[in-house]
Molecule: SAH (S-adenosyl-L-homocysteine) riboswitch aptamer
Organism: Conexibacter arvalis
RNA sequence: GGGGUCGAGGGGCGUUGCAGCGGAGGCAUCCGCGACGCUCGGCCUCGGAGACAGGUCAAGGACGCCCUCAGACA
Numbered sequence: 001g002g003g004g005u006c007g008a009g010g011g012g013c014g015u016u017g018c019a020g021c022g023g024a025g026g027c028a029u030c031c032g033c034g035a036c037g038c039u040c041g042g043c044c045u046c047g048g049a050g051a052c053a054g055g056u057c058a059a060g061g062a063c064g065c066c067c068u069c070a071g072a073c074a
Base pairs, nucleotide, nucleotide: 001046002045003044004043005042006041007040008039009038010067011066012065013064014063015062018037020033021032022031023030024029036060
């Protein structure tokens, strides 16, 4: 770094539909699902590289709305 899985990032409802997924099809394509797909971390695994110690615990997430929490103002 890649893949898988789990956890966390306070929650919910609605809308759209890109990616992706499922089904059909020879292809074109059609239908359905679809706004955690992001970031951080644990474990497993496949690679790559090779070193220690200390400190800190985050930032985002189309559009509209609601709840919760904290702060400020009245």